RNA sequence: GAAGCAGGCCAGACAGUCGCCGCACCCGCAAGGAUGGGGAGGAAAGUCCGGGCUCCGCAGAGCAGGAUGCCGGUUAACGACCGGACGCCGUGAGGCGAUGGAAAGUGCAACAGAGAGCAGACCGCCGAUGGACGACUAUUCGCAAGAGUGGCCGGAACAGGCAAGGGUGAAACGGUGCGGUAAGAGCGCACCGCGCGACUGGCAACAGGAGCGGCACGGUAAACCCCAUCCGGAGCAAGAUCAAAUAGGCUGGCCAUGACGUUGCUCGCGUCGCCAGCGGGUAGAUUGCUUGAGCGUCAGGUAACGAAACGCCUAGAGGAAUGACUGUCCACGACAGAACCCGGCUUACCGGCCUGCUUCCCUU
Numbered sequence: 001g002a003a004g005c006a007g008g009c010c011a012g013a014c015a016g017u018c019g020c021c022g023c024a025c026c027c028g029c030a031a032g033g034a035u036g037g038g039g040a041g042g043a044a045a046g047u048c049c050g051g052g053c054u055c056c057g058c059a060g061a062g063c064a065g066g067a068u069g070c071c072g073g074u075u076a077a078c079g080a081c082c083g084g085a086c087g088c089c090g091u092g093a094g095g096c097g098a099u100g101g102a103a104a105g106u107g108c109a110a111c112a113g114a115g116a117g118c119a120g121a122c123c124g125c126c127g128a129u130g131g132a133c134g135a136c137u138a139u140u141c142g143c144a145a146g147a148g149u150g151g152c153c154g155g156a157a158c159a160g161g162c163a164a165g166g167g168u169g170a171a172a173c174g175g176u177g178c179g180g181u182a183a184g185a186g187c188g189c190a191c192c193g194c195g196c197g198a199c200u201g202g203c204a205a206c207a208g209g210a211g212c213g214g215c216a217c218g219g220u221a222a223a224c225c226c227c228a229u230c231c232g233g234a235g236c237a238a239g240a241u242c243a244a245a246u247a248g249g250c251u252g253g254c255c256a257u258g259a260c261g262u263u264g265c266u267c268g269c270g271u272c273g274c275c276a277g278c279g280g281g282u283a284g285a286u287u288g289c290u291u292g293a294g295c296g297u298c299a300g301g302u303a304a305c306g307a308a309a310c311g312c313c314u315a316g317a318g319g320a321a322u323g324a325c326u327g328u329c330c331a332c333g334a335c336a337g338a339a340c341c342c343g344g345c346u347u348a349c350c351g352g353c354c355u356g357c358u359u360c361c362c363u364u
Stems, first nucleotide, its partner, number of pairs: 001360010012329007020039002023036002026033002041335001045346002048344005053235004060267004065231005070084005085099001086097004100226002105224002107220002122166002124162003129159002133154002136151006174192006193215001194213003199208003239287004249278006258272004294312004300305001
C1' cells in the first nucleotide's frame, strides 16, 4: 500500500415561524388558557419461535398429534445465545452444519450389468482330481488283426473349480505387497482400514490408546420407524366495570341410554339444557394502556450473562399524534411509522466512524 475476517456505534444536524399528542402544576362553572418537561426503529417489518398477562375447562390421566435432537453452560423460557467436540469449506483470520440410532423392523436407489447387500458369472483363468481321446511301454488272451488291465506322457477341453484379471455402472461385499494354490481367494502373513478395547486426559461430547480379533450384510432416517426430552386451548377484536335497550318472541332438531363444557378421541369430573334458522331492540363511555423478567455503572465469569449497591424514567394515539415553510452546514440522508408488553430469529438497507485480527506486495 492492497485485499479480507469478526465486533461495536450513528441513521442527517443547528436556528427561526406556525401547527399536532400526552404528562405535571396553576387559572377557569365549563369550553378552554399560561408555564415546564417529554413524544416512532435498528429493524417499529415478517407473524417464524418463546414467554409475561387475561379468560375457559377439577386446571386430572391416557392415546393421537406436534416440536427439538453432539456435550456443557446462560436465561422467565425457547427451536435462541455463549463456549467446546466432531464433520465440511477456506492459504488464513474465520464460516457453515436438519450433528441420537442402519446389528429392532419395513421401504427406496432409473438405466446398464452375471450380480446393487446373507449378491453374482458376460468376457475370461485353471482343469490338479474324476472321465473321454491319442501316442509310448509292461503284461495277459489271440495265428494275425485286434482286445482287456496297469504305468507314463500329450493336446484339446467334458464334469468340475475360481471370483484374483477385464467389462457394466455414480457405487460391485476392504486396500497394497509377499507366500500358497491346478488356477485363485484373508486361504495365511506384514502394514493400513474395520470391530472390541485395559488404561490415560477431559464435568462431558470426545481425543489418544497397550492388547485381542481375519473381520459383521455397503448407502439412505429434511423415508416410515426406534430412542431421549418437552408441549392444555384461545387470545388485548383477551378481559373487567358503568350506562342503554328489548320480543323471557316464533319455527325446526337433539334431549338424561342425552347434550354441553376453548384442537381431535377415550376415561374421569362438572353443569342441566344445547344447536340452527327467521324476526325485534340497544351498542355510549371508562379501564386494560405503560414502572418494565426495564435501562446505566459494576464484583465475578473465556464468553453468553451478571449478585449487591447507587442512579435514571425513555410515546401511549384511538379512523390513529412529531407536519409545513425558511436559512446554514454536511457524510447529500437508504430500508422504512409503535397500537398490550418483552427475549430472540429472519428479511430489507444509502452511507459514515471506531476497535481487534488475517493474507499478499514493496521498502528498510